Record summary: Large-subunit ribosomal RNA, domain II from an Elusimicrobiota bacterium, 700 nucleotides, folded computationally. The coordinates come from a structure-prediction model, not an experiment, and the mean pLDDT is 83. The RNAcentral record of the full RNA draws on ENA. Rfam family: Bacterial large subunit ribosomal RNA.
Context: one part of a larger RNA
């Protein structure tokens, strides 16, 4: 893992709450018990169960107000007015359905906590009795001779046998490496290593017991368990958590908010969903009109803020004076001003559009509103628009305010919850059309007309850059010859004057005039020490028709680095299958429409059953039928009883198999298998339905 069996909203209760039915009614109802009568068990005694009667305690309801005392349709507060609360509206027992409450209370599921027990055959420690501990090495005290000494002291040697003494087997540990790691072993193996006469190591008996023992202390050890053992009970502890929770089809359909919580992944109460009950045309939208406001924008008039001018006060600074005062100068500085241009969420002379309030008129929707009975929901999210944070960063963040997702299937965006288009009742080899296509993958145009791109641009991206190319405008020159290119001139005064070693267009500084001319600068650039030289401007000739500049724009190039051919979904496309305007056609969704059934619901009619009321059917007519969480409604089907009916060895129940019926849970019928019990219809009762649970038991 898989097959099968079991497996999760149940039972009782409560002077509950709602709501349907039913008895009775200003009433209703009894409780423990007690009799009577059946049944059921038992020899009987009694026990238990149904019926009926009784039991007037109580218990709800008929009258309320007041703290009470009382009064009473009133009645308290009050001096009174005058206000609260009443006075109108039937209740009450019992089932059934749901919900709350209190029990375990939809199942399973902790670590824990308390109590009474069982444990020292493992292990800590004590005691008692016992055992063992090769061999080798050191050689303490002391004796003892002997030397020495006036004798002590002290020397040397034998002797002798002390040590938590060495070295090492047994014993007892367990240092390192490696192997083992679903092992040979739930702590082991090989080598290596430690203590080995003691605080030493062991055998048997005893002793200490769980908030306690016992520790040369490590929270260690107390039977593979220990920072509180192990067993049974309290017990089905508690779990604001996680997991699961089983037939079918039909209506309607949230929430992920805001307040408050020792509260924040739990709660409550509103707010939004359903179910009933009543009421009214009020509801959303539209029209008109009404009215409040300071947003967007915009302005500077106020409060800030910020630029130039320009005048002045005022400061700095300098001159006159021996020296203040004083005057007088100023390439500085400058408030208030006055011109000009701007900027604010916490300025506002202004000032919208939308929305918001009210009214009137429209609007008949499973819309409103009220009152009631059952929820869920309090982790949201994506984009579009305004804003705060944040770096005007996030698939960030946090308001606000529309649509989606969530709870939404279908087309399109290669693929892709939040985008684009459209909201799935079933069925059709049907038509039309949307978003987005139409050259092949691939349904439909190798469509039409005009252009433009050449970069595979299209098929990612900026400052910035460039005689890429088309359009648009503007200026100037031009057959009295323009641009370009050749050809030839391109001068004198002059070496302009200063400066300078020189300065002669051409270091620089000033000035930039005259003259001949077709034109020629007191010279654009190269160049010389300095001249020289070589160009340009400017003009003439040749040529010959357009030529030069700037601004705007389309498309398009550089700018541009990343790990697969990897940024068109692919082929492939420029003979566009790219762009750009325009036009016809077509193709395209579970959308419209057509036909044909099916269901909910409003009208409006008929038939029928019926006590008006209501309910079934059946016409026509309208509007619907997407859906978690969740509310409501209508069936299947298993097990058992009761009552009626009924099939079964001429084969019951089960089990394979099958093209029949039902919207579906399901139900038939047939045929084979199987061998003895099983249906149907009405009611009632449930251990009533399985695919999840690291679900359990069995089996592969």
């Nucleotide at each position: 893992u898989c097959c099968g069996g079991c497996g999760a909203g149940u039972u009782g209760c409560u002077u509950g709450g709602u709501a349907c039915a039913a008895g009775c009614a200003a009433g209703g109802a009894u409780a423990a018990g007690u009799g009577c009568a059946g049944g059921g068990u038992u020899u009987a005694c009694g026990c238990u169960u149904u019926g009926c009667a009784c039991g007037c305690a109580u218990c709800c309801g008929u009258a309320g107000c007041g703290a009470a005392a009382g009064c009473g349709a009133g009645u308290c507060c009050g001096a009174a007015a005058g206000g609260g609360c009443g006075u109108u509206c039937a209740g009450u027992u019992u089932g059934u359905a749901u919900c709350a409450g209190c029990a375990g209370a939809c199942c399973c599921g902790a670590a824990g906590c308390c109590a009474a027990g069982u444990g020292a055959u493992c292990u800590a420690u004590g005691c008692c009795u016992g055992g063992a501990c090769a061999g080798g090495g050191u050689g303490a005290a002391g004796u003892c001779u002997c030397c020495u000494u006036a004798a002590u002291c002290g020397g040397a040697g034998a002797c002798g046998g002390a040590g938590g003494c060495c070295c090492g087997a047994a014993g007892c540990g367990u240092u390192a490496a490696c192997c083992g790691u679903u092992g040979a072993a739930a702590a082991g193996g090989u080598u290596c290593u430690g203590c080995a006469u003691g605080a030493g190591c062991u055998g048997g008996g005893u002793a200490u017991a769980g908030g306690g023992g016992u520790g040369a202390a490590a929270g260690g050890c107390c039977a593979a368990u220990c920072g509180a053992a192990c067993u049974u009970g309290g017990u089905g502890a508690u779990a604001g958590c996680u997991g699961g929770u089983u037939c079918u089809c039909c209506c309607c359909g949230a929430a992920a908010u805001a307040g408050u919580u020792u509260u924040a992944g739990g709660g409550c109460u509103a707010g939004c969903c359903u179910g009933g009950u009543a009421a009214u045309u009020u509801a959303a939208g539209g029209a008109u009109g009404u009215g409040a406001g300071g947003u967007a924008g915009a302005g500077c008039a106020c409060u800030g803020g910020a630029u130039a001018a320009u005048a002045u006060a005022g400061g700095g600074g300098g001159u006159g004076u021996a020296a203040c005062c004083c005057a007088c100068c100023u390439u500085c500085c400058g408030a208030c001003g006055u011109u000009a241009a701007c900027c604010a969420a916490a300025c506002u002379c202004c000032g919208a559009a939308u929305g918001c309030u009210c009214a009137u008129c429209u609007g008949u929707a499973c819309a409103u509103u009220a009152c009631u009975g059952g929820a869920g929901u309090c982790a949201g999210u994506g984009c579009g628009u305004g804003g705060g944070g944040g770096a005007u960063a996030a698939g960030c963040u946090u308001c606000a305010u529309g649509c989606g997702c969530a709870a939404g299937a279908g087309g399109g965006a290669a693929a892709c919850a939040g985008c684009c288009c459209a909201g799935a009742c079933c069925g059709u080899c049907g038509a039309c059309c949307u978003a987005g296509g139409u050259c092949c993958c691939a349904a439909a145009a190798u469509a039409u007309a005009u252009g433009c791109u050449a970069a595979g641009u299209g098929g990612u991206a900026a400052a910035g850059g460039a005689u890429g190319u088309g359009g648009a405008a503007u200026a100037u020159c031009u057959u009295a010859g323009a641009c370009a290119g050749c050809u030839a001139g391109g001068a004198g005064g002059u070496u302009g004057g200063c400066u300078u070693a020189g300065a002669a267009g051409c270091a620089g500084c000033c000035a930039u005039c005259c003259u001949u001319u077709a034109a020629a600068g007191a010279g654009u650039g190269c160049g010389u020490a300095a001249c020289a030289g070589c160009u340009c401007a400017c003009u003439a000739g040749u040529c010959a028709a357009g030529a030069u500049g700037u601004u705007c724009u389309g498309c398009g190039c550089c700018g541009a680095a990343a790990a697969c051919u990897c940024u068109c979904g692919g082929g492939g496309c420029u003979c566009a299958a790219g762009c750009a305007u325009a036009u016809u056609a077509c193709c395209g969704c579970a959308g419209u429409c057509a036909c044909g059934g099916a269901u909910u619901u409003g009208a409006a009619g008929a038939u029928a059953g019926u006590u008006u009321a209501c309910u079934a059917u059946c016409u026509u007519u309208g509007a619907g039928u997407g859906g978690u969480a969740g509310g409501g409604g209508a069936g299947c089907g298993u097990u058992c009883a009761u009552a009626a009916u009924g099939c079964a060895g001429u084969g019951a129940a089960g089990g394979c198999a099958u093209a029949c019926c039902g919207u579906g849970a399901g139900g038939a019928g047939u045929g084979c298998u199987g061998g003895a019990g099983c249906g149907u219809u009405a009611u009632g009762a449930a251990g009533u339905g399985a695919g999840g649970a690291u679900g359990u038991c069995g089996g592969a």